[in-house]
The prediction has a mean pLDDT of 84. Predicted 3D model of a 476-nucleotide part of an RNA (small-subunit ribosomal RNA, 3' major domain) from Kokia drynarioides. Its Rfam family is "Bacterial small subunit ribosomal RNA". The RNAcentral record of the full RNA draws on SILVA.
Context: one part of a larger RNA
RNA sequence: UGACGGGGGCCCGCACAAGCGGUAGAGCAUGUGGUUUAAUUCGAUGCAAAGCGAAAAACCUUACCAGAGCUUGACAUGCCGCGAAUCCUCUUGAAAGAGAGGGUUGCCUUCGAGAACGCGGACACAGGUGGUGCAUGGCUGUCGUCAGCUCGUGCGGUAAGGUGUUGGGCUAAGUCCCGCAACGAGUGUAACCCUCAUGUUUAGUUGCCACCGUUGAGUUUGGAACCCUGAGCAGACUGCCAGUGAUAAACCGGGGGAAGGUGAGGAUGACGUCAAGUCAUCAUGCCCCUUAUGCCCUGGGCGACACACGUGCUACAGUGGACGAGACAAAGGAUCGCAAUCCCGCGAGGGUGAGCUAACUCCAAAAACUCAUCCUUAGUUUGGAUUGCAGGCUGCAACUCGCCUGCAUGAAGCCGAAAUCGCUAGUAAUCGUCGGUCAGCCAUACGGUGGUGAAUUCGUUCCCGAGCCUUGUACA
Numbered sequence: 001u002g003a004c005g006g007g008g009g010c011c012c013g014c015a016c017a018a019g020c021g022g023u024a025g026a027g028c029a030u031g032u033g034g035u036u037u038a039a040u041u042c043g044a045u046g047c048a049a050a051g052c053g054a055a056a057a058a059c060c061u062u063a064c065c066a067g068a069g070c071u072u073g074a075c076a077u078g079c080c081g082c083g084a085a086u087c088c089u090c091u092u093g094a095a096a097g098a099g100a101g102g103g104u105u106g107c108c109u110u111c112g113a114g115a116a117c118g119c120g121g122a123c124a125c126a127g128g129u130g131g132u133g134c135a136u137g138g139c140u141g142u143c144g145u146c147a148g149c150u151c152g153u154g155c156g157g158u159a160a161g162g163u164g165u166u167g168g169g170c171u172a173a174g175u176c177c178c179g180c181a182a183c184g185a186g187u188g189u190a191a192c193c194c195u196c197a198u199g200u201u202u203a204g205u206u207g208c209c210a211c212c213g214u215u216g217a218g219u220u221u222g223g224a225a226c227c228c229u230g231a232g233c234a235g236a237c238u239g240c241c242a243g244u245g246a247u248a249a250a251c252c253g254g255g256g257g258a259a260g261g262u263g264a265g266g267a268u269g270a271c272g273u274c275a276a277g278u279c280a281u282c283a284u285g286c287c288c289c290u291u292a293u294g295c296c297c298u299g300g301g302c303g304a305c306a307c308a309c310g311u312g313c314u315a316c317a318g319u320g321g322a323c324g325a326g327a328c329a330a331a332g333g334a335u336c337g338c339a340a341u342c343c344c345g346c347g348a349g350g351g352u353g354a355g356c357u358a359a360c361u362c363c364a365a366a367a368a369c370u371c372a373u374c375c376u377u378a379g380u381u382u383g384g385a386u387u388g389c390a391g392g393c394u395g396c397a398a399c400u401c402g403c404c405u406g407c408a409u410g411a412a413g414c415c416g417a418a419a420u421c422g423c424u425a426g427u428a429a430u431c432g433u434c435g436g437u438c439a440g441c442c443a444u445a446c447g448g449u450g451g452u453g454a455a456u457u458c459g460u461u462c463c464c465g466a467g468c469c470u471u472g473u474a475c476a
Base pairs, nucleotide, nucleotide: 001476002475003473004472005471007470008469009468010467012465013464015460016459019423020422021421022420023419026314027313028312029311030310031309032308033307034305035304042053043052064300065299066298067297069295070294073125077124078123079121080120081119082118083117087102088101089100090099091098092097107114127289128288130287131286132285136283137282138278139277140276141274143272148187149186150185151184152183153182154163155162167178168177169176193266194265195264196263198234199233200232201231202230203229204228208223209222210221237260240254241253243251244250303442316416320375321374322373324371325370326369332363333362334361337356338355342351343350344349382413387408388407389406390405391404392403393402429452430451431450432449433448434447435446
């Protein structure tokens, strides 16, 4: 100087407390461990691994296993020879591949050749998701959006180092003020960026309003007020007032205001820590393989199942379930696409195919909600697992191993021990909706979007984790 302390002081955080809802019990989904296996590819392992890499494992993906094959190779550059490339048919084979037959020639030209492509040959080489993340770059997690981390000059100290950065206040903040052997500066903080919330200017089509017209849709004409959508500008700064305070910084209350003291949310992550994670995104040193640890293909596996753990979904019901009728969104996506209407089907779906390259058309029905009726506390008109049968769709192909529909079946579960998690406001809870990936989909995941919409916070004694000062130390 740090680190540590079941030392002290100050202070903060959904850290506790006060509340609301969960997890741990059940069934299922998914990930992991373990076990099994020919293989169950690999990585991630306290917080900070475990619905994680994977924003889609039937084949492909795919790296794993079995079998069948290739050896200048699936891919790149260089050399030589032949042929344009391309196309069609047959045999064999699970396919990869192997064999045979047929037809036609292009571009360019200095008529030698050349470009591109295919086949064959020899060698340099290719190739490796093989090892090492404890050789590395890059990227990332974490402490933590915590308020810190440092430097120049000066000063005092033999030096390590100190001071500045400590002190008194204040703040979300090393934020600001005052003081001070310090004076300044950098990086973080804040602000600058994006979205939302208000007004105004401008622009009005496909959007808005009015008229004509209509069962409804469509269509016509007019308007720029409103709504809305873009673009620009204004607006919030403790700016104004009162009080407290050291006359400071600031705090508290008020006025005005759409918004008030960081307006709400996002992006943004200092010096560093964990030899943290990643050689399987990529790049890369060294080592290793080279008729195989490379490459191609078929089938299987990644989907196994006594069990253990994590994350979720659905429930255990009457604030509910069923049936009928009615109402109100936002944000997205669409031409290899979204598909209206009509017909068929109980339905999944099939046929038809208007319209839409989209403020125009379509996906699209919002659902919780409201009204009316039934159920009346029961393993039930709860719950929906599991299983049987019959179908539909995608796709060469749904056996291993897809999704959906109908009928039948109707399991556990009556609110969950010890323990433990999230959340302070349009939040929690709850309700739908959309997207990416994608032929299809194991999505209950992930990422958005809106609807309805709470309770509680006395406070900092305690648990946990930070920050500053101080103290002790046989630790570095």